[in-house]
Context: one part of a larger RNA
RNA sequence: GAGUAACGAUAAGGGGAGUGAAAAACUCCCCCGCCGGAAGACCAAGGUUUCCUGUCCCAUGUUAAUCAGGGCAGGGUGAGUCGGCCCCUAAGGCGAGGCAGAAAUGCGUAGUCGAUGGGAAACAGGUUAAUAUUCCUGUACUCGUGCAUAUUGCGAUGGAGAGACGGAGAAGGCUAGGCCAGCACAGCGAUGGUUGUCUGUGUUUAAGGCGGUAGGUUUAGGGCUUAGGCAAAUCCGGGCCCUUUUAAGACCGAGAACUGAUGACGAGCCCUCUUUUGGGCGAAGUGGUUGAUGCCAUGCUUCCAGGAAAAACUUCUAAGCUUCAGAUAUGCAGGAACCGUACCCCAAACCGACACAGGUGGUCAGGUAGAGAAUACCAAGGCGCUU
Numbered sequence: 001g002a003g004u005a006a007c008g009a010u011a012a013g014g015g016g017a018g019u020g021a022a023a024a025a026c027u028c029c030c031c032c033g034c035c036g037g038a039a040g041a042c043c044a045a046g047g048u049u050u051c052c053u054g055u056c057c058c059a060u061g062u063u064a065a066u067c068a069g070g071g072c073a074g075g076g077u078g079a080g081u082c083g084g085c086c087c088c089u090a091a092g093g094c095g096a097g098g099c100a101g102a103a104a105u106g107c108g109u110a111g112u113c114g115a116u117g118g119g120a121a122a123c124a125g126g127u128u129a130a131u132a133u134u135c136c137u138g139u140a141c142u143c144g145u146g147c148a149u150a151u152u153g154c155g156a157u158g159g160a161g162a163g164a165c166g167g168a169g170a171a172g173g174c175u176a177g178g179c180c181a182g183c184a185c186a187g188c189g190a191u192g193g194u195u196g197u198c199u200g201u202g203u204u205u206a207a208g209g210c211g212g213u214a215g216g217u218u219u220a221g222g223g224c225u226u227a228g229g230c231a232a233a234u235c236c237g238g239g240c241c242c243u244u245u246u247a248a249g250a251c252c253g254a255g256a257a258c259u260g261a262u263g264a265c266g267a268g269c270c271c272u273c274u275u276u277u278g279g280g281c282g283a284a285g286u287g288g289u290u291g292a293u294g295c296c297a298u299g300c301u302u303c304c305a306g307g308a309a310a311a312a313c314u315u316c317u318a319a320g321c322u323u324c325a326g327a328u329a330u331g332c333a334g335g336a337a338c339c340g341u342a343c344c345c346c347a348a349a350c351c352g353a354c355a356c357a358g359g360u361g362g363u364c365a366g367g368u369a370g371a372g373a374a375u376a377c378c379a380a381g382g383c384g385c386u387u
Base pairs, nucleotide, nucleotide: 013031014030015029016028017027018026032384033383034382035381040364041363042362043361046344047343050342051075052074053073054072055071056070060068061067080141081140082340083339084338086119087118088117092113093112094111098107099106100105122139123138124137125136126135142336143335145333146332147331148330149329150328151327152326153321154320158316159315160314161313166303167302168301169300172296173295174294177290178289179288180287181286182203183202184201185200186199187198188196204264205263208259209258215252216251217250218249220243221242222241223240224239225238226237228236229235265285268281269280270279271278304307350359351358366378367377368376369375
């Protein structure tokens, strides 16, 4: 230079009360404004206590601070079903023997790891200052183990089926959700009108069970035989014969109905004052319309570039065992360990040296207008961006 520039989005603040040494910024109330395919809600990654409560204000916060993602202390994360672990494999890694090399080491078979993929099973309500598909209430489901009873050909690291998959397009059936009406309860206007074709609020209920609809796929069953499926096979594949058929049947399959539910929730009302806690009572709870990018659907049609693997699962036998073991069904008993679970998550908590106008994958998707997830204004919810 200079008490100058700056104090990090031009979304915006104002009033009252409280606390306090002190209030533009903290708390509560009332108005105003901003976002609303987000500036709301929930996850993954990452962070690692930042979560909640009490207390404090040196420093941190671009100012003040009674406030805080700051200091100190205490508290908080509850699972058979969510995710992992577990079973299975992909790219890829490692790799007994083996090959190469002077060695270090490189490659690689069997195998063993490796999810971003495949594989059993849970929903609704309530509850905490802070957790909840985890606690509680109610109603479910799955898989092992043991025992009992009844029946009985069981058996794999092998065979077969299945798992099992691309792009685009179109039509249909539904549902979530929305809207309207009806119904229930409440209201009747500080200023002209408002008992009305008025206004406000509510009208919510799951998984599971039962059953098998719209729709999709398809001939099915039996007998004989067999150069294939590394051996075997009653299984799969090939051949022959008989019966049966173009939708009866079979398989798959949303949704609706009924049940779950004489329950829960529910606008509101009452009592208690352990004073904003606790307890109790509790109305209506129906119909129509619209309608998805969600479900049926890994379906259907079509195209060429022809679109993972393995296990679980079903079935077949080999060795073997066949008074045993094993298998199937039912019932009973007991079991399901361990790890994660707080909080932020388009952000002041992650990556950017910062409480940084940058970056960051997925899910949800209300109203009016609109082709629309554009845009504008709003709801729920959240904020007014720390001078």

Large-subunit ribosomal RNA, domain III from Marinomonas alcarazii, 387 nucleotides, folded computationally. It was read from a public genome assembly. Its mean pLDDT, the model's own confidence on a scale to 100, is 83. The organism belongs to Marinomonas, within Bacteria. Rfam family: Bacterial large subunit ribosomal RNA.